[in-house]
This record gives sequence, C1' cells and structure tokens, in this order.
RNA sequence: GAUAUAGCUCAGUUGGUAGAGUGCUUGCCUUGCAAGCAGGAGGCCCUGGGUUCAAUCCCCAACAUC
Repeated sequence: GAUAUAGCUCAGUUGGUAGAGUGCUUGCCUUGCAAGCAGGAGGCCCUGGGUUCAAUCCCCAACAUC
C1' cells in the first nucleotide's frame, strides 16, 4: 500500500437494507445415473467505534492475509 460480501470464486451500490457463476437441495425428465429444464435454502457484507433520519458504501482504530 492492497484485500476482506452466500460453502467456494467474485460482482455491486456518487449512502435508501445485496446479486451472478459454481456447489447443496426439491420437482420434472430417464429403467437408473449424468446432462438438461423449473424452483428452494443459504449472507445482521471481517471486528469495534464515529458521522447521518438512514452505513456493505463515508471517517477512525484493531485483527487477519498478500
């Protein structure tokens, strides 16, 4: 100095409550499996403070990794 967001790999938002791929799972299809199609679950966004009506986003500090 950079990074930290779903199990994993990563987006995202000049502040108004978060998505994709893959994985998991249910159903359809199949003699069965895979593939395919249609759904579902899963995240208080590393931690603690500050600013604000409101913070994943802005500011400060700490921890971890590079």
Molecule: transfer RNA
Organism: Sciurus vulgaris